[in-house]
RNA sequence: GAUCGGUUGGCUCAGUUGGUUAGAGCGUCGUGCUAAUAACACGAAAGUCGUGGGUUCAAGUCCCACACUGAUCA
Repeated sequence: GAUCGGUUGGCUCAGUUGGUUAGAGCGUCGUGCUAAUAACACGAAAGUCGUGGGUUCAAGUCCCACACUGAUCA
């Protein structure tokens, strides 16, 4: 330098050919239980979906550029 993939709560990931309020597990916090901790049960907080544009009535999803990251090739 070229090609392909990835970027969604703190972490690991899902999101079905664009369509209603964006989800799960773990973690965190609170409460219950316990002599206490763990486990378990219940509840809660936490995401402007990498950034900026574009298409559309409507974009996490499609298109373009850029950033970061992984792999392969040179």
This is a predicted structure of a 74-nucleotide RNA (transfer RNA) from Ostrea edulis.
Lineage of the source: Eukaryota > Bilateria > Spiralia > Ostreoidea > Ostrea.
The prediction has a mean pLDDT of 80.
Its Rfam family is "tRNA". About the family: Transfer RNA (tRNA) molecules are approximately 80 nucleotides in length. It is annotated as a transfer RNA.